A computed fold for a 102-nucleotide RNA from a soil metagenome, annotated as Glycine riboswitch aptamer. The prediction has a mean pLDDT of 83. RNAcentral holds the sequence, with entries from MGnify. Of the family's consensus pairs, 90% are formed in the model.
RNA sequence: CUCACUGGAGAGAGGUGGGUCCGGAGCCCAUCCACCGAAGGGGCAAGCGCGCGGCGCCAUCAGGGGUCACACGCAAAUCUCUCAGGUAAAGCGGACAGCGAG
Numbered sequence: 001c002u003c004a005c006u007g008g009a010g011a012g013a014g015g016u017g018g019g020u021c022c023g024g025a026g027c028c029c030a031u032c033c034a035c036c037g038a039a040g041g042g043g044c045a046a047g048c049g050c051g052c053g054g055c056g057c058c059a060u061c062a063g064g065g066g067u068c069a070c071a072c073g074c075a076a077a078u079c080u081c082u083c084a085g086g087u088a089a090a091g092c093g094g095a096c097a098g099c100g101a102g
Stems, first nucleotide, its partner, number of pairs: 001102003005098003012033001014032007034087003040083001041081003047074003051070001053068003057064002
C1' cells in the first nucleotide's frame, strides 16, 4: 500500500415549482434558505533550505562561525475553509480503529 471481515459520527422527514399519477403517496428533477465535516480537495505553525540586509566575534592571506529581521520555496492534523460531498429511518458512502492475509 492492497484485499476481506467488524466497528464507525455529525447535520432540515425544510420551503417552492415541475415531472410521473385519474388523483394521492412514494420517487425523480430544478431552485431557495438553513445546517454538517470523517470520501476527496484547498489553507496555515514550528522547523528546514535559499537569497538579502543589520549587529558582532575569530582571523588578517583567504576566509569561517553566531544572532536578529525580511522575501521566496518545502512543510501536519481529527485544526481550519465548506469547492465537492452530505443532512428522518433504511440503504449507499464514511476519516479512523481492530483482526486476518498478500